[in-house]
RNA sequence: GACAAAGGCAAACCCGGUGAAAGUCGGGGACGCAAAGCCAGGAGGCUACCGCGCGCGUCGGGGGACGCGCGCCAUGCCCGUCCGGUUGCCGAA
Numbered sequence: 001g002a003c004a005a006a007g008g009c010a011a012a013c014c015c016g017g018u019g020a021a022a023g024u025c026g027g028g029g030a031c032g033c034a035a036a037g038c039c040a041g042g043a044g045g046c047u048a049c050c051g052c053g054c055g056c057g058u059c060g061g062g063g064g065a066c067g068c069g070c071g072c073c074a075u076g077c078c079c080g081u082c083c084g085g086u087u088g089c090c091g092a093a
Stems, first nucleotide, its partner, number of pairs: 001090001008033002013028006031080001037086003041083003044078003051072009
């Protein structure tokens, strides 16, 4: 970054697997992508199993236990959100 060449990747959606979820893997499929290759370093976003707090209900003499709901919570997730790092095809203007 070319109305170039050779190629590459694969959104939504569908099927199957996996996970509590976000998501992710495989197959199909192409919205698009000059890094839509890789990396969780910075920012931003997503989820909340477990845990904590509160409320309600049931059981109990009580301490509490169990169930449901709400809030908080990342070490989980997103590189096709951005920045950054790093590797790579072609070689016109």

About this RNA:
The RNA shown here (c-di-GMP-I riboswitch aptamer) has 93 nucleotides and comes from a soil metagenome. The coordinates come from a structure-prediction model, not an experiment, and the mean pLDDT is 90. The sequence is in RNAcentral, with records from MGnify.